The prediction has a mean pLDDT of 77. Bacterial RNase P class A, 300 nucleotides, folded computationally.

[in-house]
């Protein structure tokens, strides 16, 4: 130097002028609306909805089945199917190294295994030789595997976990009507509701299921962004990751804001846009910088 691997950062910048959304001060107005000042404003994946959870609600009732899931040793995390570290297998590969995981159990039991081949699951049995004359030993052929074995992201089994719905979840407050009619069943030995299926329980109802035909509403505040929160610096620690001390406060629309125009640089802008929130995973992607680790070649 070069190639190849993993990791981490950023994701077009500058100026100016106009315009949008929230906040927070101030003037002005009945209030509202308007006007000024500051200061903020879409990603590393915001996408998939694919695990886990924070919150809401059923709910102070639960057990069991049945069904999903996970599976090597330990460790981490609020939890995980997720990270980290060790062992073992597998791929790529000149080595080196990296990348991935279909990592419990085939003597609990059922199944697959083309053709060949006597014969592919508990058993017999072709050809030879040997025999105690009993497929009782051996060896031979055929296959991938034959007195035995392989396969469980094949059914199974063993462990271990698991209540569901979801912000369109749920609360308030305002307005408004018809908790009315009307037909069938059923009515305490019965039947109906109680938030994944079934079965027993346990409670509530008898105003109870099913239908018909109609009346009101669908506004408007919250939840909604101060968090398992970012950031550095110490110290344990091989790491993931913890404690501890400073510092920061970084969108909250609601039919949906963050754009337009002009100059100007260059790495010439891929992927693609928030909607309750966060910890992963997967997928998609132009480039540009840093480190770390391996080979190879040249030099001192």
């Nucleotide at each position: 130097c070069a190639a190849g691997c993993a990791g981490g950062c950023u994701a077009u910048c500058u100026u100016a002028u106009c315009g949008c959304u929230g906040u927070u001060c101030g003037c002005c107005u009945u209030a509202g609306a308007g006007c000024g000042g500051a200061g903020a404003g879409a990603g590393g994946a915001a996408a998939g909805u694919c695990c886990g959870g924070a919150c809401a609600c059923c709910a102070u009732a639960g057990a069991g089945c049945a069904g999903u899931a996970u599976a090597g040793c330990g460790g981490g995390u609020a939890a995980c199917g997720c990270c980290c570290g060790c062992c073992c297998u597998u791929u790529c590969c000149u080595c080196g190294g990296a990348a991935a995981g279909c990592g419990g159990a085939c003597c609990a039991g059922u199944g697959c295994a083309a053709c060949a081949g006597a014969a592919a699951g508990c058993a017999a049995g072709u050809a030879c030789a040997g025999u105690u004359c009993g497929g009782c030993u051996g060896u031979a052929g055929u296959g991938a595997a034959a007195u035995c074995g392989g396969u469980a992201a094949a059914c199974u089994c063993u462990a271990u976990a698991c209540g569901g719905u979801g912000a369109a979840a749920c609360g308030c407050c305002a307005a408004g009507u018809a908790a009315a009619u009307c037909u069938g069943c059923a009515u305490u030995u019965u039947u109906g509701g109680g938030u994944g299926g079934c079965u027993c329980g346990c409670u509530c109802a008898a105003c109870g299921c099913a239908g018909a035909a109609g009346g009101g509403u669908a506004g408007g505040c919250g939840g909604a962004u101060g968090g398992a929160g970012g950031c550095g610096u110490u110290u344990a620690g091989c790491a993931a990751u913890a404690a501890a001390c400073g510092c920061c406060c970084u969108a909250g629309a609601u039919a949906a804001a963050u754009g337009a125009u002009a100059a100007g640089a260059c790495a010439c802008g891929a992927c693609a846009g928030a909607a309750u929130c966060c910890g992963g995973c997967u997928u998609a992607u132009c480039g540009g910088c840093c480190u770390g680790c391996u080979u190879u070649u040249u030099u001192a």